[in-house]
Molecule: Bacterial RNase P class A
Organism: Rhizomicrobium sp.
RNA sequence: UCAGAUGGCUGGAUGGCUGCUUUUCGCCGCAAGGCGGGAAGAGGAAAGUCCGGGCUCCACGGAGACACGGUGCCGGUUAACGGCCGGCGGGGGCGACCCCAGGGAUAGCGCCACAGAAACAUACCGCUAACCCGCGUGAGCGGGCAGCAAGGUUGAAAUGGUGCGGUAAGAGCGCACCGCGGUCCCGGCAACGGGAGCGGCAGGGCAAGCCCCACCGGGAGCAAGACCAAAUAGGGACGGCACGUAAUCCGUUUCCGGAUAGCCGUCCGGGUCGGUCGCGCGAGGUGUGUGGCGACACACAUCCCAGAGGAAUGGCCAUCCAUCCGCGCAAGCGGUGGACAGAACCCGGCUUACAGGCCAUCUGACGCG
Numbered sequence: 001u002c003a004g005a006u007g008g009c010u011g012g013a014u015g016g017c018u019g020c021u022u023u024u025c026g027c028c029g030c031a032a033g034g035c036g037g038g039a040a041g042a043g044g045a046a047a048g049u050c051c052g053g054g055c056u057c058c059a060c061g062g063a064g065a066c067a068c069g070g071u072g073c074c075g076g077u078u079a080a081c082g083g084c085c086g087g088c089g090g091g092g093g094c095g096a097c098c099c100c101a102g103g104g105a106u107a108g109c110g111c112c113a114c115a116g117a118a119a120c121a122u123a124c125c126g127c128u129a130a131c132c133c134g135c136g137u138g139a140g141c142g143g144g145c146a147g148c149a150a151g152g153u154u155g156a157a158a159u160g161g162u163g164c165g166g167u168a169a170g171a172g173c174g175c176a177c178c179g180c181g182g183u184c185c186c187g188g189c190a191a192c193g194g195g196a197g198c199g200g201c202a203g204g205g206c207a208a209g210c211c212c213c214a215c216c217g218g219g220a221g222c223a224a225g226a227c228c229a230a231a232u233a234g235g236g237a238c239g240g241c242a243c244g245u246a247a248u249c250c251g252u253u254u255c256c257g258g259a260u261a262g263c264c265g266u267c268c269g270g271g272u273c274g275g276u277c278g279c280g281c282g283a284g285g286u287g288u289g290u291g292g293c294g295a296c297a298c299a300c301a302u303c304c305c306a307g308a309g310g311a312a313u314g315g316c317c318a319u320c321c322a323u324c325c326g327c328g329c330a331a332g333c334g335g336u337g338g339a340c341a342g343a344a345c346c347c348g349g350c351u352u353a354c355a356g357g358c359c360a361u362c363u364g365a366c367g368c369g
Base pairs, nucleotide, nucleotide: 001365002364003363004362005361006360007359008358009357010356012320013319014318015317016316017315018314020041021040022039023038024037025036026035027034028033043340047351048350050349051348052347053346054345055221056220057219058218068217069216070215071214072213073087074086075085076084077083088102089100090099091098092097103212104211108210109209110206111205112204124152125151126148127147128146131144132143133142134141135140160178161177162176163175164174165173179201180199181198183196184195185194186193187192225277226276227275228274235268236267237266238265239264240263241262247260248259249258250257251256284303285302286301287300288299289298290297291296324335325334326333327332
């Protein structure tokens, strides 16, 4: 210098004019309110609502079992997590580094397309001594019975691989190395790694198919929920009116008395429109120090930092810094005019979107000293 890897930061600046939301102070006003000044006012993702919590209400005597859902190497971190950190194993890259849903396949069931003989126990093409039959004088040839799975063929995958021996032909049949599975020793908290020795190999793959094992899990969500409260329906209490005595009931029965059913008023209650709270001091921010490889934890200091509610955080102008476009060899000139995006109870993550700029560490190649 070029090409990369990883982790971060930033996301236009300054000023003026004029609006909006919250809040505070002063003045005026009996009050309602008015006027003036000050302070604060979107994000790294406020997004998707995927995961985990706080908070609220509902349910629930305790424990267990079953069902359902989720998670799945090991250790740590955290309020918790499917997050994060550090390791292990596997894969990729010359490398920095990146990727992985990574428990169990003799518990059982299921599936393995196409092709192929066969995808669980198979033989299509094949290989082969002895024995039997036939032919031939004979070497031998053909067939049968039987043995084999080496080679060919298909496939993503064919029942360990390579080599030597062995055999009629073959075969872990025997041996060496590699792979694999137990055992022992060593290192490591562990996942796991290393070594020694044993075993001839122990019947493929799939569990993001059912399933088994271990662990976790009550439900709904701020439109949660609480309070105030015009109106309406239905409800209750009291009073009044209507009153036929017709109905029902009660007082033993006729009589008589009472109650119920209707309307009106007052009050209670109800809870809609509306209003208030929940609602901004919190697993909080910043700085320093300590411990830790790190995620993170602890200590001290310091700060108070949006709370709207059909929903404020806006608009215009000037100057400048980027971007892009055109012209120009260049200096420069002219134009353009700022990525994704917009809080709605809050917090920790994940994922997705994002113009441009900046920083740190590291890798490879080339060149120079």